Small-subunit ribosomal RNA from an uncultured bacterium, 1512 nucleotides, folded computationally.
Its mean pLDDT, the model's own confidence on a scale to 100, is 85.
Rfam family: Bacterial small subunit ribosomal RNA.
[in-house]
RNA sequence: AGAGUUUGAUCAUGGCUCAGGACGAACGCUGGCGGCGUGCUUAACACAUGCAAGUCGAACGGGCGAUAUACCAUAGAAGCCUUCGGGUGGACAUGGUAUAGAGCUAGUGGCGGACGGGUGAGUAACGCGUGGGCAACCUGCCUUGUUGACCGGGAUAACAUCGGGAAACCGGUGCUAAUACCGGAUAACGCACAUAAAUGGCAUCAUUUGUGUGUCAAAAUCCAGGUGCGACAAGAUGGGCCCGCGUCCCAUUAGCUAGUUGGUAGGGUAGAGGCCUACCAAGGCGACGAUGGGUAGCCGGCCUGAGAGGGCAACCAGCCACACUGGGACUGAGACACGGCCCAGACUCCUACGGGAGGCAGCAGUGGGGAAUAUUCCGCAAUGGGGGAAACCCUGACGCAGCAACGCCGCGUGAGCGAAGAAGGCUUUCGGGUCGUAAAGCUCUGUCAUUGGGGAAGAAGGCCCGGCUUUUAAGUCGGGAUGACGGUACCCAAGGAGGAAGCCCCGGCUAACUACGUGCCAGCAGCCGCGGUAACACGUAGGGGGCAAGCGUUGUCCGGAAUUACUGGGCGUAAAGGGCGUGUAGGCGGUCUAUUAAGUCAGUGGUGAAAAGUAAGGGCUCAACCCUUACCUUGCCGUUGAAACUGGAAGACUUGAGGGCAGGAGAGGUAAGUGGAAUUCCUAGUGUAGCGGUGAAAUGCGUAGAUAUUAGGAAGAACACCAGUGGCGAAGGCGACUUACUGGCCUGGCCCUGACGCUGAGGCGCGAAAGCGUGGGGAGCGAACAGGAUUAGAUACCCUGGUAGUCCACGCCGUAAACGAUGGGUACUAGGUGUUGGAGGAUCGACCCCUUCAGUGCCGCAGCAAACGCAUUAAGUACCCCGCCUGGGGAGUACGGCCGCAAGGCUGAAACUCAAAGGAAUUGACGGGGGCCCGCACAAGCGGUGGAGCAUGUGGUUUAAUUCGACGCAACGCGAAGAACCUUACCAGGGCUUGACAUCCCCCUGACCGGUGUAGAGAUACACCUUUUCUACGGAACAGGGGAGACAGGUGGUGCAUGGUUGUCGUCAGCUCGUGUCGUGAGAUGUUGGGUUAAGUCCCGCAACGAGCGCAACCCCUAUUGUUAGUUGCCAGCGAGUAGAGUCGGGCACUCUAACGAGACUGCCGGUGACAAACCGGAGGAAGGUGGGGAUGACGUCAAAUCAUCAUGCCCCUUAUGUCCUGGGCUACACACGUGCUACAAUGGCCUGUACAGAGGGCAGCGAGACCGCGAGGUGGAGCGAAUCCCUUAAAGCAGGUCCAAGUUCGGAUUGCAGGCUGCAACUCGCCUGUAUGAAGUCGGAAUCGCUAGUAAUCGCAGGUCAGCAUACUGCGGUGAAUACGUUCCCGGGCCUUGUACACACCGCCCGUCACACCACGAAAGCCGGCAACACCCGAAGCCGGGAAGCUAACCGGAAACGGAGGCUACCGUCGAAGGUGGGGCUGGUGAUUGGGGUGAAGUCGUAACAAGGUA
Repeated sequence: AGAGUUUGAUCAUGGCUCAGGACGAACGCUGGCGGCGUGCUUAACACAUGCAAGUCGAACGGGCGAUAUACCAUAGAAGCCUUCGGGUGGACAUGGUAUAGAGCUAGUGGCGGACGGGUGAGUAACGCGUGGGCAACCUGCCUUGUUGACCGGGAUAACAUCGGGAAACCGGUGCUAAUACCGGAUAACGCACAUAAAUGGCAUCAUUUGUGUGUCAAAAUCCAGGUGCGACAAGAUGGGCCCGCGUCCCAUUAGCUAGUUGGUAGGGUAGAGGCCUACCAAGGCGACGAUGGGUAGCCGGCCUGAGAGGGCAACCAGCCACACUGGGACUGAGACACGGCCCAGACUCCUACGGGAGGCAGCAGUGGGGAAUAUUCCGCAAUGGGGGAAACCCUGACGCAGCAACGCCGCGUGAGCGAAGAAGGCUUUCGGGUCGUAAAGCUCUGUCAUUGGGGAAGAAGGCCCGGCUUUUAAGUCGGGAUGACGGUACCCAAGGAGGAAGCCCCGGCUAACUACGUGCCAGCAGCCGCGGUAACACGUAGGGGGCAAGCGUUGUCCGGAAUUACUGGGCGUAAAGGGCGUGUAGGCGGUCUAUUAAGUCAGUGGUGAAAAGUAAGGGCUCAACCCUUACCUUGCCGUUGAAACUGGAAGACUUGAGGGCAGGAGAGGUAAGUGGAAUUCCUAGUGUAGCGGUGAAAUGCGUAGAUAUUAGGAAGAACACCAGUGGCGAAGGCGACUUACUGGCCUGGCCCUGACGCUGAGGCGCGAAAGCGUGGGGAGCGAACAGGAUUAGAUACCCUGGUAGUCCACGCCGUAAACGAUGGGUACUAGGUGUUGGAGGAUCGACCCCUUCAGUGCCGCAGCAAACGCAUUAAGUACCCCGCCUGGGGAGUACGGCCGCAAGGCUGAAACUCAAAGGAAUUGACGGGGGCCCGCACAAGCGGUGGAGCAUGUGGUUUAAUUCGACGCAACGCGAAGAACCUUACCAGGGCUUGACAUCCCCCUGACCGGUGUAGAGAUACACCUUUUCUACGGAACAGGGGAGACAGGUGGUGCAUGGUUGUCGUCAGCUCGUGUCGUGAGAUGUUGGGUUAAGUCCCGCAACGAGCGCAACCCCUAUUGUUAGUUGCCAGCGAGUAGAGUCGGGCACUCUAACGAGACUGCCGGUGACAAACCGGAGGAAGGUGGGGAUGACGUCAAAUCAUCAUGCCCCUUAUGUCCUGGGCUACACACGUGCUACAAUGGCCUGUACAGAGGGCAGCGAGACCGCGAGGUGGAGCGAAUCCCUUAAAGCAGGUCCAAGUUCGGAUUGCAGGCUGCAACUCGCCUGUAUGAAGUCGGAAUCGCUAGUAAUCGCAGGUCAGCAUACUGCGGUGAAUACGUUCCCGGGCCUUGUACACACCGCCCGUCACACCACGAAAGCCGGCAACACCCGAAGCCGGGAAGCUAACCGGAAACGGAGGCUACCGUCGAAGGUGGGGCUGGUGAUUGGGGUGAAGUCGUAACAAGGUA
């Protein structure tokens, strides 16, 4: 950085797609280790269980209480004494009481539960970001300062006891404490009110200093000294409120608003404020987007991008909001409070049915949802938080560990040597190539993993012990103790290459190719597209490429995409200029002066959190990661300055704009009037049989008198000529003449105003035709309609009629290819030439000419443009403003809204679907486009075919088989130059299996050949006779036979895998190249043009100049002639000779033969033509304009034909799809077609006689004379390998005769009989002869073929094939015509040009209905939901207000009773959530049926469009 994809190719437009990066991912395959991160994106769904907020006994009264002491009670040890009964002794134990008591603790009380942690539902908002403000505020704990703490009082939990309840829990009575509560005192620099002065402020006011009045405090506790408490002032921290700016989509949401906007007064709050209430006013917001709807937490940042931008809002950090849903307040410094309270609702749980309990969006975890997201772990060691004086306690914050390749980073799976290039795989042209130094093998290493050993840092502070200092504190020194992670990181050792590689891709884009399988199947595919028998695209394998513990896929975002274009696009024809004007808002705006400082620019200050990013440095072995410093943070705010430009305010100017004056042109508009021509109708006359209409007709009109013609009249509409790429108008549009009214424009020169201008979203007006409404009018024309034609049909084109309409008035409609497919304005940028209307110069003047202004055309430079083209009338160069575009279809459709009487218009989507749609130009092809020109193409002629019979080929049918191929021309007497067997490929049957044929090897045997016999249909089998070579005698060689193996064989498939060969266009004149030039390019030029030719043949011209393949010529035959040669040919002359005969001598003159030459070249003359090429005519000549014929076939087309001539890839068969044999078939026969033969007769048939060729063939051959046979033929064999002999009599012709128009003396089919020939063999199935038979057929419908001169026609002859078989084929000669005016038409072809939507190229392309299937959408009686409001009802909790019903310790009065103040409860009222009722709004789902749309391989009907597309 680009690439693929529209086309036959090209350029441009334009969409789609790909390559890159990223992710909280998921899925598939795979998976060694470590580090650092990350991990419910869905159901703000529901939650079992445990834990997540407590702490303080140094606030308080209790309770428990180790222990200690004392006493009592019980029991009573040792010791001592003993009368042995016991006594003494009193430890220890147990129980009780009292005192002291470390410690623990429910409760009262204090502080903390407003932090920390979670989530993103709500929110489009001062919610967030950023910058400001509070002279409108609060702030517990902390810090600093000042100061104070006096005297009293009454209760209450706990506790005790009684009671209720299943429980939760509750009630009564009694006792008690406080740092709990209350009263009083003391009070000020506090607070409130009043008041004076000073200072400051934009202001309401604030600050300071005074004065007066009123008023408010406190708590103690351990005790060496601290901690705590009250008041005030200040700080710090944290918060509250207000404001500027910024902050998504929809206008198919355009109007919203009643506490609404403001004021006054009051209430409320920490505090300003309609925050709330009363009253007053009627405001407030909105196109600079209000209101409504949808969506969404915002930001630092993250991803991408060159940037500008776009997308996102995980982790981390800031802010906000929320805590089952909704409402509410309480407490408090702070909450309307996640793990507090009350109420309502839904849900779950317990229950004894009476009542209760609960809220994981804390950490784990469960269910559910989902493509998908972890452990009910360890620890408070560190960091941080709460409480405490502290020890310490609490802390699912946090620190760590576990799980997961989810991401990033790092490491490993080994290294070196090693070619017999091993084996094996794959492939192969069978030689090899490749995997591949890869492996093996040898020599090493030891990361990770494993095992064993050692083993941290993170720990310091506080505490305890001891010391020092003396400022007693957060000082300092030493020691002790403290680690979840963790026996972890790290280090050492051991052994052994041992335990560790996959995934995707390989047609192009895009790096990487072969084989097999499959056969439009299975499948692939991001786009283009692969797959229908040789798939580098499917599947597998081998090989290769890429990445790598990952690799791919899917999804999403940015990029590429300049494909929304600010940077950085467009609008004549590709999508796109509004139909035109006027004008509002808005945007933009001439010259000069001075000013201001909003924009702008500069300096400086503040802020722009941290993290992130970038750079440098540092720490983990590196990196990821982490730390430090710097930069950045493009912004906002303040302040100081500058004044060119823009803006503001001020003054002036005249060139922009406008006005006045004088002229000018015009189908500009509106109204009224007038005119003639034509058409039709009416009346009358003349006049008679038609008129009219068409391609041709018919319908129609006409003997009741049309058409035609004459005269008169009526009516309506339109205005010939003039008339012109002339005029006018903004556009639509405007055309006889006159008048009236009226708009705009142009020119001239002076005067005036003084920027008054340009554009113009909305708005308003105008706006062809058709159409609509009301009323007129109606001649002609004429949708609809009717009839006639045409046609397969013809609801059309053509004809005859004809209604709306067309016309007028008034009112609607508001659209057009409303087009120059080109918005308006201003300025600038070569010319030339017409034309319209003016002016000026010059001239005496009209012209002509020159200059100039305004219009309107053409050509053209620069420039522009994809090209076409535009080009002072721009599509050029610039500026200003408006409108519009963003792939095709769906669709200008649906829904909604607005307009309309309706028709409909304006605005204007989506689902779905395609990979294109479209523009310009190029080369072809095509046209029922044009021009020019050829051809037996037509025409002019002659003869045929199509009818008959037969032959032959084909189709069809039949068959066991009728082998196969060829199918318009260009298959069909074709392959086949010849099927009885063979051929033969087909069928039936009988056989063979290394084979009928080739090569090689092994074993056995031993020649083969030839002859004979038997069986058999034959192949074949058996039997007999005969039968090798060399030798050193050991053996060797070889044909054949038998067996085994490699292989043979295939007329089996594919001519769409091929070679070769061939047909055809077409013997048509074309097809190309090099260089140059032109074009962005495909391409063009040359090759077009003017002539000419059979010809791209030649000449001339020309940005072309040359060249090649074709044409022509060179080659062969033929026509004339010369030379040479003279046998087998010939015979003029000479001789001989015959019945005749070149038969003989002789000769080579002639004919001829066959080799070499000559000749013809438009060379010569005349004319035409361009002084050309050439053509026309002529001369000469055997031949004249390529003399005639042949051979010769350009680039290419038809996937033309042939795998059955041959060759050949691949596939298939292998006791058969090979091979041998016998017989059959290819010869069938209701039919159809092609090609021929013979005829239908007298230009003939038959009979008799008679004449003249050419070219060929001949030894397994041609076969003479002679003889036999009516004949086919036979016997026989001369001659001849042939200019010698034979085939070999040519026939038509000519002469004569006969037939006499008849199915015949035409015609010969068919059939009978008898023969002949070939052949192993003529039954299926040959040819010929004789005789007999004697069919159809009397010249052929539609249609169609050949031929232009030695041709057609006609006549015979020969040859190849071949044993035999020819009407076919290939040749040969004989006789021998007619016609061609001409190129309109049919067919084919060539060149130029034109149109094209064709390019598989008109046998093309393509449209619509209908039928079928599927898909999405609209409408629809309705039905079911959701959302936000509104009206009314009900009204919980609670705050506020009320009155005073009940109860009531502190304070007051009172001796008391009691009363007061205050409080509590209940009650009432306002507000008020949920709920109920109701009618509407918006939105979603569904819906019988219905509407069009899209898609689909071959459906149906027509033919609309593309060519003049057959009616442009």